[in-house]
RNA sequence: AAGCUAACAACGCAAAGCUAGCAAGCUAGCAACGCAAAGCUAGCAAGCUAGCAAGCUAGCAACGCAAAGCUAGUAAAGCUACCAAC
Numbered sequence: 001a002a003g004c005u006a007a008c009a010a011c012g013c014a015a016a017g018c019u020a021g022c023a024a025g026c027u028a029g030c031a032a033c034g035c036a037a038a039g040c041u042a043g044c045a046a047g048c049u050a051g052c053a054a055g056c057u058a059g060c061a062a063c064g065c066a067a068a069g070c071u072a073g074u075a076a077a078g079c080u081a082c083c084a085a086c
Base pairs, nucleotide, nucleotide: 005084012035013034017030018029019028020027021026033073039079040078041077045074046071047070048069055065056064
């Protein structure tokens, strides 16, 4: 120097819930379950949704299949990052 990882210090993020929009989910405000990456990345796996616009199938009535949508606080992976013993 780099990596790992306690403590300390300074920070950061923001679950559930409520309100509004709202398909999932996300956004804004309040709030704080927790997080040492709960920072970023949707390529891989997994899960969620089928609202809009398309597609397929069936049927005339409910509605089925299906991600190009969503989840990074689902797991892994990649990149970046504060303090600092052993």
Background
Predicted 3D model of an 86-nucleotide RNA (c-di-GMP-I riboswitch aptamer) from Cryptotermes secundus.